[in-house]
This is a predicted structure of a 541-nucleotide part of an RNA (large-subunit ribosomal RNA, domain I) from Proteiniphilum sp. It was read from a public genome assembly. It matches the Rfam family "Bacterial large subunit ribosomal RNA".

Context: one part of a larger RNA
């Protein structure tokens, strides 16, 4: 020096744990906001940095309800304190809620400055208090005077709509793909869109919409690459249909015109009508009461929820620091789910089965005034029945369908119909046949989603894992900013958290006492791996 074996030290890996995640289910909500959100600034405590809470009435106030022995939040302490004249604590309605934030008397470099009016305190024209003053739209009106109302902002994912990539994929690329995907705008709801046939369909039917399996990786499309990708049908889930504009009839304004009787125009209103076996108007016969409703207020009654309340049964001994463990005998179970309690407890605690509660405040259903809707039969001469619309040229979209033989939707430019003796669609087009009625609106339920409660599951994780985050995490750092973005859990049953002494400058540090089952559990604190130092020992050189 090396190798071994010892004993530490150094690290913090394993193991065990769970306060925290992730993923589901079933319910519940499904929205908050000019009555000032949502985020924030500031303050607010006997002491009071931080986090929670609250708001100048400030870890709070006032009622009502539960609750019944404590209690002044995390948080120990010490000082004052509250409480059986019911505190703290829960729930439920209320009160006050500075400042800033859409921010909204005006500016502003948020959390600040500066005003106006009106009333108020003051000697006061100083200064304070309180209330009040943006903007746009809609009503209302002669009015851009005023009243009177709406709107603005914020949110997790779902919806509709208007715009809309490119990387990639074609083994290169340009048509095509990714993708109508990512992004951006706008906007709406508890869902949203779609919706009551100018549908499908095929000699047979079916009858609004939307979801789900099928059908089918099928027919097709397609540099026939690469990919793209259906309908019909059938079987489920859910069901529910209606209102308008036109004709006519009637009413008010206004304008034109008049031989002042009217008449026509025009714009609103009310009644009236809703369709394809055509259907309304019109005329004529009949029917006025019955039935219904998807919208129903107030109030009454039910259920349900938001605080809680009842709730059975075990003791002895041995072991141990502790009994639930061993043992020996009980016991209840509409409760042997779970959890805790010094080691494994159906009967110790909390609880669980099960049954029970509401001044008050929300859901839901039921009853409900008011509201809406409600009727056939015959005539068929004449009137209605969505126009710059269908339709067709050109140019793009969109359909599974790439311009194709390309129907159907859709429209930017052009051109432009018919009108029930009509129109339109069955995938070029044409006839025949079927069907069907466009150019106006609504319209539950089944279907998408979870920021959020509440309740439960897990061949999900156990601290390099699992959310980034178990811990004062979107926190510290880091960037000018947009943004990026951590590391960090465990003493013991119980602080009993080590009094006294010693050394020592010492509030460091260590030794003893002591507490404790344990202190190599000492707060750098469960367990305590390798690396890596040291020390002793024993062999080698």
């Nucleotide at each position: 020096g090396g190798c071994a074996c010892a004993u530490g030290g150094g690290g913090g890996a394993u193991g065990c744990c769970u306060a925290g995640g992730c993923u589901c289910u079933g319910g519940a909500a499904g929205g908050c906001g000019a009555c000032g959100a949502a985020g924030g600034a500031c303050g607010u405590g006997a002491u009071a940095a931080g986090c929670u809470g609250c708001g100048a009435a400030a870890a709070g106030c006032u009622g009502c309800g539960g609750g019944g022995a404590u209690u002044g939040g995390c948080a120990a302490a010490u000082a004052c304190g509250a409480a059986a004249c019911g505190a703290u604590c829960c729930g439920c309605a209320g009160a006050u809620a500075u400042c800033c934030g859409a921010a909204u008397g005006g500016g502003g470099c948020a959390a600040c400055c500066c005003g106006g009016u009106a009333c108020g305190a003051g000697a006061a024209g100083a200064u304070c208090g309180u209330a009040u003053c943006a903007u746009u739209c809609c009503g209302u009106u002669a009015a851009u005077a005023g009243c009177g109302g709406a709107a603005g902002g914020c949110g997790a994912a779902c919806g509709u709509g208007g715009g809309g990539a490119a990387c990639u994929g074609a083994a290169a690329c340009a048509u095509c793909u990714a993708a109508g995907u990512a992004c951006c705008c706008a906007u709406a709801g508890g869902a949203g869109a779609a919706g009551a046939a100018a549908a499908c369909a095929a000699a047979a039917g079916u009858g609004a919409u939307u979801c789900c399996c099928g059908g089918a990786g099928u027919a097709g499309u397609g540099g026939c690459g690469a990919g793209c990708g259906a309908a019909a049908c059938g079987g489920g889930a859910a069901a529910a249909g209606c209102c308008c504009a036109a004709a006519c009839c009637g009413g008010u304004g206004u304008u034109g015109u008049u031989u002042c009787g009217g008449c026509a125009a025009u714009a609103c209103c009310g009644g009236g009508g809703u369709u394809g076996u055509a259907g309304g108007a019109c005329u004529g016969a009949g029917a006025c009461g019955u039935g219904g409703c998807a919208a129903g207020c107030a109030a009454u009654c039910a259920a349900u929820g938001a605080a809680g309340c009842g709730g059975a049964a075990c003791c002895a001994u041995c072991u141990g620091g502790a009994a639930a463990g061993g043992u020996g005998g009980a016991u209840c179970a509409g409760a042997g789910a779970g959890g805790g309690u010094g080691a494994c407890a159906a009967u110790c605690c909390c609880g669980u089965a099960c049954g029970c509660g509401a001044a008050u405040c929300g859901u839901u259903g039921a009853u409900g005034a008011a509201g809406c809707c409600u009727a056939u039969c015959a005539g068929u001469a004449u009137c209605c029945u969505g126009a710059g619309u269908a339709a067709c040229g050109c140019g793009g979209g969109a359909c599974a369908c790439g311009a194709g033989a390309a129907a159907u939707c859709u429209u930017g430019c052009g051109u432009g119909a018919a009108a029930c003796c009509g129109g339109c669609g069955g995938g070029a087009c044409c006839a025949u046949c079927c069907g069907c009625c466009a150019a106006g609106g609504c319209u539950a339920a089944a279907u998408a989603c979870u920021c959020u409660c509440c309740a439960g599951a897990g061949a999900c994780c156990g601290a390099u894992a699992g959310u980034g985050a178990a811990c004062c995490a979107g926190u510290a750092c880091c960037g000018u900013g947009a943004g990026g973005g951590a590391a960090a859990g465990g003493u013991g049953a119980a602080a009993a958290g080590a009094a006294c002494c010693u050394c020592g400058a010492a509030c460091a540090g260590a030794g003893g006492a002591g507490u404790g089952a344990a202190a190599u559990a000492g707060a750098c604190c469960c367990u305590g791996a390798a690396a890596c130092c040291a020390u002793g020992u024993g062999c080698c050189u």
Overview
The coordinates come from a structure-prediction model, not an experiment, and the mean pLDDT is 84.